c-di-GMP-I riboswitch aptamer from an uncultured Alteromonadaceae bacterium, 85 nucleotides, folded computationally. The sequence was found by an Rfam model in a public genome assembly. The model forms 95% of the base pairs in the Rfam consensus. Rfam family: c-di-GMP-I riboswitch aptamer. Rfam describes the family as follows. GEMM was predicted in a large-scale screen for bacterial structured RNA regulatory elements. The coordinates come from a structure-prediction model, not an experiment, and the mean pLDDT is 85.

RNA sequence: CUCUCGAAACGGCAAACAUCAAGAAAUUGAUGCACGCAAAAUCACAGGCCCAAACUGCAGUUUAGUGGGCAGCUGGAUUACCGAA
Numbered sequence: 001c002u003c004u005c006g007a008a009a010c011g012g013c014a015a016a017c018a019u020c021a022a023g024a025a026a027u028u029g030a031u032g033c034a035c036g037c038a039a040a041a042u043c044a045c046a047g048g049c050c051c052a053a054a055c056u057g058c059a060g061u062u063u064a065g066u067g068g069g070c071a072g073c074u075g076g077a078u079u080a081c082c083g084a085a
Stems, first nucleotide, its partner, number of pairs: 005083002012037002017032006035072001041078003045075003048070004054066004
């Protein structure tokens, strides 16, 4: 120095909820607040989960595809602070 790992330290992020805004919706953003997190940083590649206003097909209020979302669901990829055993 690198990989693995995760004691300590410096810090970091921010669940739910509340208010406002966007959206058809899932959900997202800002503020407050912290459930927790060693990648709870980034990426929709694979699986999974959620929405379904609009379009298409079949049906007749369903379902499949297009579409949208979840990275704090799992895996994977990329990057990163510290340095005990």